The RNA shown here (Bacterial RNase P class A) has 366 nucleotides and comes from a Pseudomonadota bacterium. The gene name in the source record is rnpB.
């Protein structure tokens, strides 16, 4: 100087003023079932994010059997571990990329079966003589050789995403695992590893083309709907008609409930409130175990809960970055992203002005 990885911060900080929202407390008033409720006012302290987003996975919670058997359907797919769970994370194996730190892969099965392999090409799976090479016969030519026919040949050319192991030596008429060496492959044994797998030794001339993000097979997992879930209180009204099953949101069984039931339609009424609603697989620090993800234990902390939906604005000072001026101390101007909770967590993905810390690699110079 360039590069790789991990973790973190992020309306820059402090103060003041005026607002908004929910909580607690005081005072005043009203009410009444005598303890609360409502209204007003004052004070105190709380009030968006790392992604609150996309709603893509996995859960908690709620209701329907505390979700049971089967079919269909869907998902995941190297190994081991972590976790409440996961398609997430950690550690490894193998393949690919990089000089390297490191990055990356929807990475099971193609000797269970079926299917497909476009175009080009002679031939695309128990293959294939188009050109070429070699040889024999016939004809022609003084000759090198040429033409026609038969046969051998997968070394060379050509086609293709892919042409039935690769390189070399021998061998041969020319060739060929035809023979041999090395590499690759298959099988067997041993060793190491929990395992994916790796290594060593031996045997075999080599058998098994590719596609499963084609059907399919194997292993494991999956019931559905969602906080407008669901529960309760209050107010109010007027019933009438139809169906016989309805619910379990694919289907069958099963289960639950059942005629004072359930569903549909018309008509009438209510158009309010409370709970769920934030203390939770929670957060921070430390010790220990573990390579790590993570886990046990101890101590400390409480961190928005609205419901047409609050979380804002202005000013001052000090920082950061960029530009300009000035010899200089300094002065002036500008900039600050992506985005905003709505039952709650664990992840993934996407967006983002900028900044910080640590570790590592390569190159150059001393």
């Nucleotide at each position: 100087g360039g590069a790789g990885g991990u973790g973190c911060c992020g309306a820059g900080g402090u103060g003041a003023u005026c607002g908004c929202u929910g909580g607690c407390g005081g005072c005043u008033g009203c009410u009444c079932u005598c303890g609360g409720g409502c209204a007003g006012u004052c004070g105190c302290g709380g009030g968006a994010g790392g992604a609150a987003a996309g709603u893509c996975c996995g859960a908690g919670c709620u209701c329907c059997a505390c979700a049971g058997g089967g079919c269909a359907g869907g998902g995941u797919g190297c190994u081991g571990g972590c976790u409440a769970a996961c398609g997430g994370c950690c550690a490894g194996u193998c393949g690919g990329g990089g000089u390297g730190a490191c990055c990356u892969g929807c990475a099971g099965g193609a000797a269970a079966g079926u299917g497909c392999c476009a175009c080009a090409g002679a031939g695309a799976a128990c293959a294939g003589a188009c050109c070429g090479c070699c040889u024999c016969c016939g004809g022609c030519g003084c000759g090198a050789g040429c033409c026609g026919g038969g046969g051998g040949u997968a070394a060379g050319g050509g086609u293709g995403a892919a042409a039935a192991g690769g390189u070399g030596c021998g061998g041969u008429a020319a060739g060929a695992g035809c023979g041999c060496a090395c590499c690759g492959c298959u099988c067997g044994u041993c060793u190491g590893g929990u395992g994916a797998c790796a290594g060593a030794c031996g045997a075999g001339g080599c058998a098994c083309g590719g596609c499963a993000a084609a059907c399919c097979c194997c292993a494991c997992c999956c019931g559905g709907a969602g906080c407008a879930a669901g529960a309760c209180c209050a107010u109010g009204c007027a019933g009438g008609g139809g169906g016989c099953g309805c619910g379990u949101g694919g289907c069958c069984c099963g289960c639950g409930u059942c005629a004072u039931g359930c569903c549909c339609c018309c008509g009438g009424g209510u158009u309010g409130g409370u709970c769920g609603c934030u203390c939770g697989a929670g957060c921070g620090c430390g010790c220990c175990g573990g390579c790590a993800a993570c886990g046990u234990c101890g101590c400390g902390c409480c961190u928005a809960g609205a419901g047409g939906a609050a979380u804002g604005a202005u000013c001052a000072c000090c920082a950061g970055c960029g530009g300009g001026c000035g010899c200089g101390a300094g002065c002036c101007c500008g900039c600050g992203a992506c985005a905003g909770a709505a039952c709650u967590c664990g992840g993934c993905u996407u967006a983002c002005c900028g900044g910080c810390a640590c570790c590592u690699c390569c190159g150059g110079c001393g």
Its mean pLDDT, the model's own confidence on a scale to 100, is 78. It matches the Rfam family "Bacterial RNase P class A". Gene Ontology terms of the family: dimeric ribonuclease P complex, ribonuclease P activity and tRNA processing. Rfam classes the family as a ribozyme. From the family's description: Ribonuclease P (RNase P) is a ubiquitous endoribonuclease, found in archaea, bacteria and eukarya as well as chloroplasts and mitochondria. The model forms 98% of the base pairs in the Rfam consensus. Lineage of the source: Bacteria > Pseudomonadati > Pseudomonadota.